[in-house]
Context: one part of a larger RNA
RNA sequence: CGCACGGUGAAUGCCUUGGCAUCGAGAGGCGAUGAAGGACGUGCUAAGCUGCGAAAAGCCUGGGGGAGCUGCACAGAAGCUGUGAUCUCAGGAUGUCCGAAUGGGGAAACCCGGCUGGUCGCGAGGCCAGUCACCCGAAAGGGAGCCAACCCUGGGAACUGAAACAUCUAAGUACCGGGUGGAAAAGAAAUCAAUUGAGAUUCUCCUAGUAGCGGUGAGCGAACGGGGAAGAGGCCAAACCCGACGAGCUUGCUCGUUGGGGGUUGUGGGACCGCGACAUGGGAUGUACGACGCGAGGGUGAAACGGCGUGGAAUAGCCUGCCAUAGACGGUGAAAGCCCGGUAACCGGUUGCGUACGACCUCUAGCGGUAUCCCGAGUAAUGCCGGGCACGUGGAAUCCGGCAUGAAUCUGGGGCGACCACGCUCCAAGCCUAAAUACUCCUCGAUGACCGAUAGUGGACAAGUACCGUGAGGGAAAGGUGAAAAGUACGCCAGGUGGCGAGUGAAAUAGUACCUGAAACCGUGCGCUG
Numbered sequence: 001c002g003c004a005c006g007g008u009g010a011a012u013g014c015c016u017u018g019g020c021a022u023c024g025a026g027a028g029g030c031g032a033u034g035a036a037g038g039a040c041g042u043g044c045u046a047a048g049c050u051g052c053g054a055a056a057a058g059c060c061u062g063g064g065g066g067a068g069c070u071g072c073a074c075a076g077a078a079g080c081u082g083u084g085a086u087c088u089c090a091g092g093a094u095g096u097c098c099g100a101a102u103g104g105g106g107a108a109a110c111c112c113g114g115c116u117g118g119u120c121g122c123g124a125g126g127c128c129a130g131u132c133a134c135c136c137g138a139a140a141g142g143g144a145g146c147c148a149a150c151c152c153u154g155g156g157a158a159c160u161g162a163a164a165c166a167u168c169u170a171a172g173u174a175c176c177g178g179g180u181g182g183a184a185a186a187g188a189a190a191u192c193a194a195u196u197g198a199g200a201u202u203c204u205c206c207u208a209g210u211a212g213c214g215g216u217g218a219g220c221g222a223a224c225g226g227g228g229a230a231g232a233g234g235c236c237a238a239a240c241c242c243g244a245c246g247a248g249c250u251u252g253c254u255c256g257u258u259g260g261g262g263g264u265u266g267u268g269g270g271a272c273c274g275c276g277a278c279a280u281g282g283g284a285u286g287u288a289c290g291a292c293g294c295g296a297g298g299g300u301g302a303a304a305c306g307g308c309g310u311g312g313a314a315u316a317g318c319c320u321g322c323c324a325u326a327g328a329c330g331g332u333g334a335a336a337g338c339c340c341g342g343u344a345a346c347c348g349g350u351u352g353c354g355u356a357c358g359a360c361c362u363c364u365a366g367c368g369g370u371a372u373c374c375c376g377a378g379u380a381a382u383g384c385c386g387g388g389c390a391c392g393u394g395g396a397a398u399c400c401g402g403c404a405u406g407a408a409u410c411u412g413g414g415g416c417g418a419c420c421a422c423g424c425u426c427c428a429a430g431c432c433u434a435a436a437u438a439c440u441c442c443u444c445g446a447u448g449a450c451c452g453a454u455a456g457u458g459g460a461c462a463a464g465u466a467c468c469g470u471g472a473g474g475g476a477a478a479g480g481u482g483a484a485a486a487g488u489a490c491g492c493c494a495g496g497u498g499g500c501g502a503g504u505g506a507a508a509u510a511g512u513a514c515c516u517g518a519a520a521c522c523g524u525g526c527g528c529u530g
Base pairs, nucleotide, nucleotide: 001527002526003525004524005523006522007521013515014480015479018451019450020448021447022446023445024444025443026442027440028439029146030145037098038097039096040053041052042051044076048072049071059092060091061090062089063088064087068080069079070078103112104111105110113132114131115130116129117128118127119126120125134143135142136141150181151179152178153177154176155175161168165215191198192197202229203228204227205226206225212220213219233432234431235430236376240261241260242259243258244257245256246255247254248253249252266410268375269374270373271372272369273368274367275366281363282362283361286360287359292354293353294352298347299346300345304320306319307318308317321338322337323327329341330340331339381405382404383403384402385401386400387399391417412427413426414425415424416423467474468473487514490501491500492499493498
């Protein structure tokens, strides 16, 4: 060096209990009736996980189910079960201690009390049940704390980019605080448009990287209008009328507060006066009923116990049949429509949920007149200073805030990008409002030119574990015997590990250090070179 056979080692192949992503449907909350999350207990023996709570892998009731069962966990012991267990769904009971933690305290899971009732003890003292925190509220009652993202809101950076940097950008982003909901927010024009008109809001595709803004740098970046999704509109304040109470007094008025009626609009509306109507229609709210549907666990559910040979085993091959509203999928000793679970289809269904209709409840209209009255005030607006609008002070409108000043009520007021006129358009300073839209801690179903154990979640395994750190925090490795334990009785070597026989098995070079078992690395035998 070559050949052969081994050891070690774990790659590779095959596999999948676990992940990843998306779609559809559901749910969108839990909590002083004590949550989320924990501590400590709890089993016949019990360290971990799971379950449960001194009634402790459980108790009660009802539905399902129908032969085995006492979780992971495969052994033993002791038991349960057709008087229906185990299991499963729904409801209930119990539920130590900590935790918002709430009798007081406290270094969480501990310590110490008051009151009422009970109980044990001779007593000292102990034990059990109930109750005792704070805030709002007269009381009844409510609040608090937790929770992935989405949403609204109060605050609000810097790195970075500008090839430096200060305006600017990053960005109203990250982050901190508050709050609501299953969605939130917005929302029924003091809106746009442009001489024609449109008709709340939201989302989306265009308009358009356009018009613009911009140390006119980097960059930022609309709207009008058009196409779609969805579609829904309502209620107050005031004038006026009635009542109650209080005050003032010129004793029948005025003022104030409060309740009811009335009224809700921009071709201005309403009050008021006159006429007319009592019917029709609408409803987003609640209640209860019947009907219907959804709906937990569930039930029925076709067809080869086919033949032959191979094999350890047939689901593969060959031969012959059958079912199919079922040839989805998984399992079964290799690859099964007809072996098993299922699947299609049909049925049933809780004290749970939903809705159309009807009932109750509740809301609603017209015509004419015009003298008078009302139509949201420290508001609109103006000045100064800021913020926000794509718009950096610019010619800077419109919107919001601080300080100061401070109107008008229809012969009124706002807007139409300084401002003015004409014209057009709309009624601010009160409130509510589904759907289209956003998200996924969670549940169910389905899918994948997604991963297949150095991949895919950090985690397929006692994983946020072991371990590291005072702490905030960081954070692994680790899957596979076999169809079935049939997990090697018995003998031998031996101190033990281990091994040799024998036996099981298709296979043991499948022996639990277990599928396959590459390479580095270490040997043994033989041959060659020297």
The part of an RNA shown here (large-subunit ribosomal RNA, domain I) has 530 nucleotides and comes from a Gemmatimonadota bacterium. The coordinates come from a structure-prediction model, not an experiment, and the mean pLDDT is 82. Lineage of the source: Bacteria > Pseudomonadati > Gemmatimonadota. Its Rfam family is "Bacterial large subunit ribosomal RNA". Rfam links the family to the GO terms structural constituent of ribosome and ribosome.